Predicted 3D model of a 113-nucleotide RNA (SAM riboswitch aptamer (S box leader)) from Clostridium fungisolvens. Its mean pLDDT, the model's own confidence on a scale to 100, is 86.
């Protein structure tokens, strides 16, 4: 690099160095010298995994599955619903389009080869 599965309309940014790009991609819209990416500090959010504790089921029994709570130890995040979109279908339409639903791509977490 790839696969399975979860979840993605909630949250949460300052300083220092630096000096123009950034929002994956497409096409839009945006953000950006009042300072982008990017690297350090510091803070902040958030409970996927582990950790603790509850109540329940389940094993002869070690286990084990779910509910809820606590709590930042690994991760990861702190513009805008994943910033709208794209591919498919439903409906609607003043034919320009709206609206919902489902994939698909992306993120991020467990696991796997």
């Nucleotide at each position: 690099a790839c696969c399975u599965u979860a979840u993605c309309u909630a949250g949460a940014g300052a300083a220092a160095c630096u000096g123009a790009g950034g929002g994956a991609c497409u096409g839009g819209c945006c953000c950006g010298a009042u300072g982008a990416a990017g690297u350090u500090u510091c803070a902040g959010c958030a409970a996927c995994c582990g950790g603790c504790g509850u109540g329940u089921g389940u094993u002869c029994a070690u286990u084990u599955g779910c509910u809820c709570g606590c709590a930042a130890g690994g991760u990861g995040c702190u513009a805008a619903u994943u910033c709208c979109u794209g591919c498919a279908g439903a409906c609607u339409u003043a034919u320009g389009u709206g609206u919902c639903u489902g994939a698909a791509a992306g993120a991020u977490a467990a696991g796997g080869a």
It matches the Rfam family "SAM riboswitch aptamer (S box leader)". About the family: The SAM riboswitch is found upstream of a number of genes which code for proteins involved in methionine or cysteine biosynthesis in Gram-positive bacteria. Its family is annotated with regulation of gene expression in the Gene Ontology. Taxonomically the source falls in Clostridium (Bacteria, Clostridia, Eubacteriales, Clostridiaceae).